Predicted 3D model of a 712-nucleotide part of an RNA (large-subunit ribosomal RNA, domain II) from an Elusimicrobiota bacterium. The coordinates come from a structure-prediction model, not an experiment, and the mean pLDDT is 83. It matches the Rfam family "Bacterial large subunit ribosomal RNA".
Context: one part of a larger RNA
RNA sequence: ACCGGCGAGUUAUUUAGUGUAGCAAGGUUAAUUCCUUUAAAUCGGAAGGAGCCGUAGCGAAAGCGAGUCUUAAAUGGGCGAUAAGUUGCACUAAAUAGACCCGAAGCCAAGUGAUCUAUCCAUGGACAGGGUGAAGCCUCGAUAAAACGGGGUGGAGGCCCGAACUGUUUGAUGUUGAAAAAUCACUAGAUGAGCUGUGGAUAGGGGUGAAAGGCCAAUCUAACUUGGUAAUAGCUGGUUCUCCCCGAAAUAGUUUUGGGGCUAGCCUUGUAACUUAAACGAUGGGGGUAGAGCACUGGAUAGAGUAGGGGCCUUUCCGGGCUUCCAAAUCUAACCAAACUCCGAAUACCAUCGCGAUCCCGAUUUAUCGGGAUAAAUUACAGGAGUCAGACUGUGGGGGAUAAGCUCCAUAGUCGAGAGGGAAAGAGCCCAGACCAUCCGUUAAGGUCCCUAAUAUAGGCUAAGUGGUAAAGGAUGUAAGAUUACCCAGACAGCCAGGAAGUUGGCUCAGAAGCAGCCAUCCUUUAAAGAGUGCGUAACAGCUCACUGGUUAAGUGGUCUUGCGCCGAUAAUUUCCGGGGCUAAGUUUAUAACCGAAACGGUGGAUGCGUUAGUUCAUUUUAUGGACUGGCGUGUGGUAGGGGAGCGUUCCGUGGUAGGAUAAAGGCAGACCGUGAGGACUGCUGGACGAAACGGAAGUGAUUAUGCCGGU
Numbered sequence: 001a002c003c004g005g006c007g008a009g010u011u012a013u014u015u016a017g018u019g020u021a022g023c024a025a026g027g028u029u030a031a032u033u034c035c036u037u038u039a040a041a042u043c044g045g046a047a048g049g050a051g052c053c054g055u056a057g058c059g060a061a062a063g064c065g066a067g068u069c070u071u072a073a074a075u076g077g078g079c080g081a082u083a084a085g086u087u088g089c090a091c092u093a094a095a096u097a098g099a100c101c102c103g104a105a106g107c108c109a110a111g112u113g114a115u116c117u118a119u120c121c122a123u124g125g126a127c128a129g130g131g132u133g134a135a136g137c138c139u140c141g142a143u144a145a146a147a148c149g150g151g152g153u154g155g156a157g158g159c160c161c162g163a164a165c166u167g168u169u170u171g172a173u174g175u176u177g178a179a180a181a182a183u184c185a186c187u188a189g190a191u192g193a194g195c196u197g198u199g200g201a202u203a204g205g206g207g208u209g210a211a212a213g214g215c216c217a218a219u220c221u222a223a224c225u226u227g228g229u230a231a232u233a234g235c236u237g238g239u240u241c242u243c244c245c246c247g248a249a250a251u252a253g254u255u256u257u258g259g260g261g262c263u264a265g266c267c268u269u270g271u272a273a274c275u276u277a278a279a280c281g282a283u284g285g286g287g288g289u290a291g292a293g294c295a296c297u298g299g300a301u302a303g304a305g306u307a308g309g310g311g312c313c314u315u316u317c318c319g320g321g322c323u324u325c326c327a328a329a330u331c332u333a334a335c336c337a338a339a340c341u342c343c344g345a346a347u348a349c350c351a352u353c354g355c356g357a358u359c360c361c362g363a364u365u366u367a368u369c370g371g372g373a374u375a376a377a378u379u380a381c382a383g384g385a386g387u388c389a390g391a392c393u394g395u396g397g398g399g400g401a402u403a404a405g406c407u408c409c410a411u412a413g414u415c416g417a418g419a420g421g422g423a424a425a426g427a428g429c430c431c432a433g434a435c436c437a438u439c440c441g442u443u444a445a446g447g448u449c450c451c452u453a454a455u456a457u458a459g460g461c462u463a464a465g466u467g468g469u470a471a472a473g474g475a476u477g478u479a480a481g482a483u484u485a486c487c488c489a490g491a492c493a494g495c496c497a498g499g500a501a502g503u504u505g506g507c508u509c510a511g512a513a514g515c516a517g518c519c520a521u522c523c524u525u526u527a528a529a530g531a532g533u534g535c536g537u538a539a540c541a542g543c544u545c546a547c548u549g550g551u552u553a554a555g556u557g558g559u560c561u562u563g564c565g566c567c568g569a570u571a572a573u574u575u576c577c578g579g580g581g582c583u584a585a586g587u588u589u590a591u592a593a594c595c596g597a598a599a600c601g602g603u604g605g606a607u608g609c610g611u612u613a614g615u616u617c618a619u620u621u622u623a624u625g626g627a628c629u630g631g632c633g634u635g636u637g638g639u640a641g642g643g644g645a646g647c648g649u650u651c652c653g654u655g656g657u658a659g660g661a662u663a664a665a666g667g668c669a670g671a672c673c674g675u676g677a678g679g680a681c682u683g684c685u686g687g688a689c690g691a692a693a694c695g696g697a698a699g700u701g702a703u704u705a706u707g708c709c710g711g712u
Base pairs, nucleotide, nucleotide: 001712002711003710004709005708006707011097012096013095014094015093016092017091018090019089020088021087022086023085026053027052028051032047033046034045035044057064058063067079068078069077070076100238101237103235107228108227109226110225111224112223118202119201120200121199122198123197124196125195127192129161130160131159132157136153137152138151139150140149141148165189166188167187170185171184172183173182204220206216207215208214241646242645243644244643245642246641251264252263253262254261255260265387266386267384268383269382270381271380272379273378275376280354281353282352283351284350285349291343292341293340297337298336299335301333302332303331304330308326309325310323311322312321313320314319357374358373359372360371361370362369363368364367390415391414392413393412394411395410396409397408398407399406420431421430422429435605436604437603438602440601441600442599446595447594448593449580450579451578455592456591457590458589459588460587461586467582473567474566477564478563479562480561481560482559483558484557485556486555494551495550496549497548498547500524502522505519506518507517530545534543535542606636607635608634609633610632611631612630613629614628615627616626617625618624619623647701649698650697651696652695653694654693659689666685667684668683669682670681672679673678
C1' cells in the first nucleotide's frame, strides 16, 4: 500500500413539546406483600390510594373567595374567573451523568529504581622506559663565628618526553551506519584535584552536581510504574442505507470577547388569526445628497481705490510733500470647500387609493361581476436548527499613493450552496437556474476560412499583421469635411536675367564701406531693388535673399475638425491572435440567413401543493376522514439545517410454523422487477437448516479518523 473484519448520538432520571392509546372532573399508583413460574431469578397476575397532577383564585399573611389585593374608600389599577385533564408508549430537544468517537501536554497519590550515571564510604589493583635534579647530608673554600661559594651525595615535583591506561582537539568516513554517537588519522593527561575492580550509601520537589539545568537505567526545567481516569480539550480529525418537500448565514448588540458563546436577524415544522404581499399606476409627503452657487463661514487670483505701514524729501517742534513698494475694509472680474449654502434634482423612503394568484359554482354586458375553498403574503404562539472567518464584479464613498487579487462601509448581482453554454484554459465576468427520458424543434450570450457546429451580399476605411497590450508628446501617413489666401490680367516650384544711384548715411572706431555696436531709416532712377535676409572680408571685395522682368502652364499655400493608421515601445525557454493561417478570415455601416445551452417548445413518464369531478372504504351515520382514478393550475438546483416516507441487517413473538437430502442457509453468474435503498427467478456450487407476513427490540448499514486487528 491493497484486501477482509472491527470501528462513533447510547443508557438512566427529570422537564418540555408533538403523535398515539386508556380512562375522564377526574387520572394514576410508588415502595412493599401475595399468587403463578423457575434450580434460582426474570416475566406475568392480584393486592397496595401513601403520594402526585388536575378540578379556584387573590393576598406577605391573617383571611376572603368568582373573586381577591391595593386603599380611609376606589368610578380606578394588578392578578384571576369564560378553553379538560391525567397516566402509559413512541419520537424530538434540554438538564445531570464519560453523554457521538478517538486524541494531549499536564495535576495528584501510592509504589519501583543509583547493574547507566553524579557524589561519597570501605577494601583492593595497575601506571614500560627515558629526562630534569629541590630540600637535606658530606666535603673543600670562606668567616671571629656565621652567612655565602665550589664539588659530591641525595632523589623532591597537581615537573618534562613518551607506551599501557584515561580522555576526546581537528578532519575524513559513516548518516535506511558495522554502531540509536562508532571507525580511521591527528591529538590531551599519563605520581595525580589522576585511572580502575568489588562491596556499600544518598530517591523524585527528592538526591547528586569543580554548576552544563548536568546526571538519577538510550527518558529529566522535576524519573519510571500503577491508580484517581473514559482528567480536561471554546482545538484538529472522523461519524456508516435510500428517496421526497423546504432551505439559510458569514450581520447587529453584548461578552478577559475576537477561529468561542448568548439574545436578535435570516431557515424549517405545526397550530391559529387576518387580508391582501411583492411589482406596477395614481395622489400626497418630508429631505439637503449629485449638481450648482458665493447670499453666510472660510480659502484664494488680478485690477481699482482708501486707511495703515515701509522708503525718500522737508522739518526746532507741530506738521507737510512724493512714491511703478506692502496692504485691511470697500468695489469690479474670475474661482474653491466632507465638517460652506441664496439654491437644488434623479433615485430612494413613508402614507393612502387602485390593480394585483389558482380552481369550482352562478349570472350576464364573453370578459366582467357575485359567491366558496385555497395558495401567496403578514402576524401571533409552540417545537427544531444552523449561521457570527465570507469572496469577487458593477456603482457611491472613507483609508492608502484617486497603489494592490489591499483594507473598511453602503448598494445590486453572482459564487458560497449552482450544474449547462460562452470568455482557448478560469468559484465571483456574459447568457441561463439542471424532476426524468428522447438519434425531435426554436433561440440566448457568443459565433459562422480550417482545427470546430454554422455566411453571404452591398458601401466605406486600414497597409500598420494595425487588428492581435500602454501614456505624455511627436510627425508633409492616409481618407473625409470646413474655412481662408494667391491664381490664365499667368499663381506655386524650377530655369534665364536684373537686384541700381546720392553713399563708405551719421556716430563710434585702428578700421566699421548694407551686414561689431548706437542713431536715423530719407531721396532719386526705375519693371524692380531694404541706408539691407544670411554667408563672407582686417576693412573692402565676393556670393545670396527680399523685390522685379522673362520662360513654362494650372492649380498652389495656410488654419481647423473628424475616421483609421505611424513613432514613442527595452528582459531574460517559443507567447499576450488558443493554433493554423488571414490584406480579410481586420474594421465600420446596412441587410438577410444559419449555428449555438440541461433556457423555451413537442412527445412520453414520475412526483409535491392547490382546487375540482368521480369511484371506493371507514365511521363520530349523513357529514367528516382515508385510499384510488381523472380535469385545471402551479412547482420539483441545492451546502449548513428543519420536515416527511421508506429499504435492509441481527434477535424475539405467532412458531417445535410453511418449506427443506426430489437439497435449507451461504457462495458464484445472469440480458428480470422497483425512482432508490433493494427484491425476485434460473443455473452451478454448497450440504442442514429455515422463511414470507404481521408485530416487537436493537451491539442495525463504513472509500476515509497519519483509525484498530489480521492476511498478502